[in-house]
RNA sequence: GAGUGUUGCCAAGGCGGCCGCGGACGACGGUUUACUGCUCGUUCGAGGAAAGUCCGGGCUCCACAGAGCACAGUGGUGGCUAACGGCCACCGGGGGCAACCCCAGGGAAAGUGCAACAGAAAGCAAACCGCCUAAGCGACUUCGGUCGCCGGUAAGGGUGAAAGGGUGCGGUAAGAGCGCACCGCGCGGCUGGUGACAGGCGUGGCAUGGUAAACCCCACUGGGAGAAAGCCCAAAUAGGGAGGAAAGGUGCUGCUCGUACCGUUUGGACCUCCGGGUAGGGCGUUCGAGGCCAGCGGCAACGUUGGUCCCAGAGAAAUGGUCGCCACUUGGUGAGCUUGCUCUUCAAGGACAGGACCCGGCUUAAAGGCAACACUCCAUU
Numbered sequence: 001g002a003g004u005g006u007u008g009c010c011a012a013g014g015c016g017g018c019c020g021c022g023g024a025c026g027a028c029g030g031u032u033u034a035c036u037g038c039u040c041g042u043u044c045g046a047g048g049a050a051a052g053u054c055c056g057g058g059c060u061c062c063a064c065a066g067a068g069c070a071c072a073g074u075g076g077u078g079g080c081u082a083a084c085g086g087c088c089a090c091c092g093g094g095g096g097c098a099a100c101c102c103c104a105g106g107g108a109a110a111g112u113g114c115a116a117c118a119g120a121a122a123g124c125a126a127a128c129c130g131c132c133u134a135a136g137c138g139a140c141u142u143c144g145g146u147c148g149c150c151g152g153u154a155a156g157g158g159u160g161a162a163a164g165g166g167u168g169c170g171g172u173a174a175g176a177g178c179g180c181a182c183c184g185c186g187c188g189g190c191u192g193g194u195g196a197c198a199g200g201c202g203u204g205g206c207a208u209g210g211u212a213a214a215c216c217c218c219a220c221u222g223g224g225a226g227a228a229a230g231c232c233c234a235a236a237u238a239g240g241g242a243g244g245a246a247a248g249g250u251g252c253u254g255c256u257c258g259u260a261c262c263g264u265u266u267g268g269a270c271c272u273c274c275g276g277g278u279a280g281g282g283c284g285u286u287c288g289a290g291g292c293c294a295g296c297g298g299c300a301a302c303g304u305u306g307g308u309c310c311c312a313g314a315g316a317a318a319u320g321g322u323c324g325c326c327a328c329u330u331g332g333u334g335a336g337c338u339u340g341c342u343c344u345u346c347a348a349g350g351a352c353a354g355g356a357c358c359c360g361g362c363u364u365a366a367a368g369g370c371a372a373c374a375c376u377c378c379a380u381u
Base pairs, nucleotide, nucleotide: 001377002376003375004374005373006372007371008370009369010368013326014325015324016323017322018321019320021045022044023043024042025041026040027039028037029036030035047352051363052362054361055360056359057358058357059226060225061224062223071222072221073220074219075218076090077089078088079087080086091105092103093102094101095100106217107216111215112214113211114210128157129156130153131152132151136149137148138147139146140145165183166182167181168180169179170178184206185204186203187202188201190199191198192197230283231282232281233280240274241273242272243271244270248262249261250260251259252258290309291308292307293306294305295304296303297302328349329348330347331346332345334343335342336341337340
């Protein structure tokens, strides 16, 4: 210098002017409390993913003797955590020259199922080509053999994703774990490790092909619904309950008024009170497993101690517009020369995307920029 890998951070850039929007507090005004406002001031005002709503938890209500079945999810080991399907470290397998990346990574010797095409043969394996003719039978013979039958053979070719361990030596008629060595595999000890596992040793000629995000088996985990959860205050109208009074009857008195007593049952009207629900309002609701900095423990995830900060809150929902200067990227114009850079001027551009109870993750989307560490190659010292 070129090309990569990993991790972390920023993100319609910065400064200023004008106008605008939402919350809180204060002032002032509207009529007096309280409430309210085309008013003013101060202050705060989206994200790394606020998204998908895929996991996990807090919180709330409902349900709940115990056990089992079903269903769903998870799946190497050890740790972290409130918890997880997340994260960290390690193990095993695969990819890459490497830094590093990827894995749904329990069980295929419990059972069931599945495998197109090709191929002679594909699950109690199989002779198409090729190779062999030692043994047995027949024919011929120049007595050396030749041909045929019966057969042998999975070493070679061909088919296939896969042909029943691999390489080599021996062996054989040719072959074959038939025998041996090494590798692989199974089984049993030993050693190291918390463990996944690793490395020796002994032993078995090899039995057990693949597939479980196919059924299934094993182990572990899981009660349901969610902020329209849930709690509190509570209008009008209608309806529910309780009470009152009136109408009516009788007496004083023949009538009216007045007054005293009675006033059962059902229905309707009136008045008072009670309780439930609705409209509406408040709480839940943002100080939290919280952010930042430092120390300590730990390889790390993370934990812990100290200091410091308050950082949208809301209700179908605010965070925007414009102008000037500067910076960045791209393209054009003009100039300078050190010929691929500098300057001038003009234009365009800057992604994905918007909180709705909160938090931890995962996944998906996405212009550009910055930093640190690591790797490979080239050049130079």

Predicted 3D model of a 381-nucleotide RNA (Bacterial RNase P class A) from a Planctomycetota bacterium. Taxonomically the source falls in Planctomycetota (Bacteria, Pseudomonadati). Its mean pLDDT, the model's own confidence on a scale to 100, is 75. It matches the Rfam family "Bacterial RNase P class A". By type it is a ribozyme.